[in-house]
Predicted 3D model of a 102-nucleotide RNA (SAM riboswitch aptamer (S box leader)). The sequence was found by an Rfam model in a public genome assembly. Its mean pLDDT, the model's own confidence on a scale to 100, is 76. It matches the Rfam family "SAM riboswitch aptamer (S box leader)". Its family is annotated with regulation of gene expression in the Gene Ontology. The model forms 94% of the base pairs in the Rfam consensus.

């Protein structure tokens, strides 16, 4: 980079810095933000992988590697089945994260 599984409506701050954007990416649409956003540091919040248990389709969070810490992956967009009448729902595609294989 490419394929493979597996997950994606649960969870986390009244904390410090810093000063204008910001919610992956191109478009539409909704938001968040000078009551300080993004980011960074702290904490924290999960249980993918390692580690430990050993009741093994589990448990744990004392440690290591990541991820996460507004809104469903903020919503819609493209394809297919179903419903229905232009809606709804479920799969797919795409994105994300983890673990592996080339």
């Nucleotide at each position: 980079u490419a394929c493979u599984u597996a997950u994606c409506a649960a969870g986390a701050g009244u904390g410090g810095u810093c000063g204008a954007g910001g919610g992956a990416c191109a478009g539409g649409g909704c938001c968040c933000u000078a009551u300080g956003a993004c980011a960074c540091c702290c904490g924290g919040c999960a249980a993918c992988c390692g580690g430990c248990u050993u009741u093994u389709u589990a448990g744990u969070a004392u440690c290591g590697g990541u991820g996460c810490u507004a809104a469903a992956u903020c919503c819609c967009u493209c394809c297919g089945u179903a419903u229905a009448a232009u809606u709804u729902a479920c799969g797919g595609a795409a994105g994300a994260u983890a673990a592996g294989u080339g």